A computed fold for an 86-nucleotide RNA from a Gammaproteobacteria bacterium, annotated as c-di-GMP-I-GGC riboswitch aptamer. Of the family's consensus pairs, 100% are formed in the model. Its mean pLDDT, the model's own confidence on a scale to 100, is 86. The source organism's lineage runs through Bacteria, Pseudomonadati, Pseudomonadota and Gammaproteobacteria.

[in-house]
């Protein structure tokens, strides 16, 4: 100090299910593996989802709204293992 080809250790763990928690989005243990070389970790940018709660509305229709969620949507930071097509 580059890389995530190969291989190996080891490591997370989507769908779905059970409890719990949150108004929802969703989170959080447990069981489950479809995937991940950062599927560590940060809401900084874009992007998605949800509206309790505020606002418009004649209204229990609808619609705006994030301060609330996604890092397993993309970019970016910040950390880092086991390796070696250098």
């Nucleotide at each position: 100090g580059c890389u995530a080809a190969a291989a190996a250790a080891g490591g997370c763990a989507a769908a779905c299910u059970c409890g719990c928690c949150g108004a929802a989005a969703g989170g959080c243990g447990g069981g489950g593996a479809c995937g991940c070389a950062a599927a560590g970790u940060c809401a900084c940018c874009g992007g998605u989802c949800u509206a309790c709660g505020g606002g418009a509305g004649c209204g229990u229709a609808u619609c705006c709204u994030a301060u609330g969620a996604c890092a397993g949507c993309g970019g970016g930071g910040c950390c880092g293992c086991c390796g070696g097509a250098c």